[in-house]
RNA sequence: CGAGUCGCUCAGACGGCCGCUCGGCAGCUUCGGCCGCCGGGAGGAAAGUCCGGGCUCCAUGGGCCAGAGCGGUUGCUAACGGCAACCGGCCGCGAGGCUAGGGAAAGUGCCACAGAGAACAGACCGCCAGGCGUCGCGCGAGCGGCGUCGGGCAAGGGUGAAACGGUGCGGUAAGAGCGCACCGCGGGUCCUGGUGACAGGCCUGGCAAGGUAAACCCCGCUCGGAGAAAGACCGAAUAGGGGAACGGGUGAAGGCCCCACCAAUCGUUCCCGGGUAGGUCGUUCGAGGCCGUGGGCGACCACGGUCCCAGAGAAAUGGUCGUCGCCGGCGCCAUCCAGCGCCGGAACAGGAUCCGGCUUACAGAGCGGCUCGCGUC
Numbered sequence: 001c002g003a004g005u006c007g008c009u010c011a012g013a014c015g016g017c018c019g020c021u022c023g024g025c026a027g028c029u030u031c032g033g034c035c036g037c038c039g040g041g042a043g044g045a046a047a048g049u050c051c052g053g054g055c056u057c058c059a060u061g062g063g064c065c066a067g068a069g070c071g072g073u074u075g076c077u078a079a080c081g082g083c084a085a086c087c088g089g090c091c092g093c094g095a096g097g098c099u100a101g102g103g104a105a106a107g108u109g110c111c112a113c114a115g116a117g118a119a120c121a122g123a124c125c126g127c128c129a130g131g132c133g134u135c136g137c138g139c140g141a142g143c144g145g146c147g148u149c150g151g152g153c154a155a156g157g158g159u160g161a162a163a164c165g166g167u168g169c170g171g172u173a174a175g176a177g178c179g180c181a182c183c184g185c186g187g188g189u190c191c192u193g194g195u196g197a198c199a200g201g202c203c204u205g206g207c208a209a210g211g212u213a214a215a216c217c218c219c220g221c222u223c224g225g226a227g228a229a230a231g232a233c234c235g236a237a238u239a240g241g242g243g244a245a246c247g248g249g250u251g252a253a254g255g256c257c258c259c260a261c262c263a264a265u266c267g268u269u270c271c272c273g274g275g276u277a278g279g280u281c282g283u284u285c286g287a288g289g290c291c292g293u294g295g296g297c298g299a300c301c302a303c304g305g306u307c308c309c310a311g312a313g314a315a316a317u318g319g320u321c322g323u324c325g326c327c328g329g330c331g332c333c334a335u336c337c338a339g340c341g342c343c344g345g346a347a348c349a350g351g352a353u354c355c356g357g358c359u360u361a362c363a364g365a366g367c368g369g370c371u372c373g374c375g376u377c
Base pairs, nucleotide, nucleotide: 001373002372003371004370005369006368007367008366009365010364012324013323014322015321016320017319018318020041021040022039023038024037025036027034028033043348047359048358050357051356052355053354054353055227056226057225058224067223068222069221070220071219072086073085074084075083076082087101088099089098090097091096102218103217107216108215109212110211111210124157125156126153127152128151130149131148132147133146134145135144136143137142165183166182167181168180169179170178184207185205186204187203188202190201191200192199193198231281232280233279234278241272242271243270244269245268246267247266248265288307289306290305291304292303293302294301295300326345327344328343329342330341331340332339
């Protein structure tokens, strides 16, 4: 210098003018509000609402089944399907990346096409010796070619994503774990290291066993439901409900009549209770931010200091102008660089109970660690 990889930070700055919202103080008010000053006012994802918690209410004797989710190990955490470190596998020269990574000798299903054969597999071409026929050669024993028959074999070819271990030597008629060495694979109450996943070694078995479980399934672990419109409190006006007092009026049934009382009913006054509108709380001091020290490889944890940092209730944080900065294009100067001038551009997106994650979107700018290649000293 070029190429690459991993991580992190920022998400234009300042000022003028005009606005928005919340809080405090002061003033005015027709009590609806208005106005002045001061202070606070979105994000790295506030998003998707996918996962896990705090919190609230409901349900709840225990267990089992069903259902859903998760799945290497050790840790972190309030918890997680998240994160960290490590192990195994795959990819990359490398830094590094990806990994739903338990079980396929419990059972079931599926494996197209091609191919002889695809799961207690198989012989199309081929290799091998033999019998028979025939032809040729040879004096002859016999040798060779072709055809055919029944066998032996699975090395080579061919098909396929995959062909019942691989390479080599021996062996054989030809071959074959048939034998042996190494590699691979299976088994072992074995040894060493590691908390562990696992790694290395030793012994043993010629090796029998294809893939697929984000197919059913089996094993292990976890899981009650609903969610801030959760929920708690206050609570009108009007119209219902209940009660008391007073008054009006009627006068049922009780064999009949009279009187008194009671019930139903109407009015006035008072009291009680529920619901609705509305209001207050929950609500933003929190598994909180920043700085420092210490522990840990790390995720993270402990301690100390410091700060208060949106809180609306259909939803405010905006617009415009100027200067500077960033990026791109054009022009000027003698090419580049630099400088100056003009023009243009600057993303994804916005709280609504809070927090931890994941995922997705994103103009551009900057910083750091590391790897590979080339060159110079």
Source information
This is a predicted structure of a 377-nucleotide RNA (Bacterial RNase P class A) from a Planctomycetota bacterium. Rfam family: Bacterial RNase P class A. Rfam links the family to the GO terms dimeric ribonuclease P complex, tRNA processing and ribonuclease P activity. About the family: Ribonuclease P (RNase P) is a ubiquitous endoribonuclease, found in archaea, bacteria and eukarya as well as chloroplasts and mitochondria. Model confidence (mean pLDDT): 75 of 100. The RNAcentral record of the sequence draws on ENA.